[in-house]
This is a predicted structure of a 73-nucleotide RNA (transfer RNA) from a Patescibacteria group bacterium. NCBI's taxonomy places the organism under Bacteria, Bacteria candidate phyla. Its mean pLDDT, the model's own confidence on a scale to 100, is 81. Rfam family: tRNA. It is annotated as a transfer RNA.
RNA sequence: GCCGAGAUAGCUCAGUUGGUAGAGCACGCCCAUGGUAAGGGCGAGGUCCCGAGUUCGAUCCUCGGUCUCGGCU
Repeated sequence: GCCGAGAUAGCUCAGUUGGUAGAGCACGCCCAUGGUAAGGGCGAGGUCCCGAGUUCGAUCCUCGGUCUCGGCU
């Protein structure tokens, strides 16, 4: 330098033929136990990397940028 993949909750990751986003773990409260762990219920937590475009509407499509990973030279 070229090609590809990825960026979504504190962490690991899903997701949506475009219609204001979920799980597990972690966190808070409660149940339960003589008590602890495990278990069960409820809850909080997100500018979906950044900018622009298309669209009535973009996390999703298009373009550019940043960063991470892999491959080639």